[in-house]
Molecule: transfer RNA
Organism: Candidatus Staskawiczbacteria bacterium
RNA sequence: GGGUGGUUAGCUCAGCGGCAGAGCGUUCCGUUCACAUCGGAGAGGUCAUGGGUUCAAAUCCUGUACCACCCA
Numbered sequence: 001g002g003g004u005g006g007u008u009a010g011c012u013c014a015g016c017g018g019c020a021g022a023g024c025g026u027u028c029c030g031u032u033c034a035c036a037u038c039g040g041a042g043a044g045g046u047c048a049u050g051g052g053u054u055c056a057a058a059u060c061c062u063g064u065a066c067c068a069c070c071c072a
Base pairs, nucleotide, nucleotide: 001071002070003069004068005067006066007065010024011023012022013021018055026042027041028040029039030038048064049063050062051061052060
């Protein structure tokens, strides 16, 4: 330098055009003498970033940045 894949909650990841979710973690409540487990409720997101297409974009197109791998 060329190619492919990836970037979504604190972590691991889903989501494949129609108001963004799960597990774990975290906070509060219940249960216990207490802790754990278990049950219930909540908080937490400019969907890496700029532009475009569309009535509507995390999702499609494109530039950039970063990460991984392959080729040279």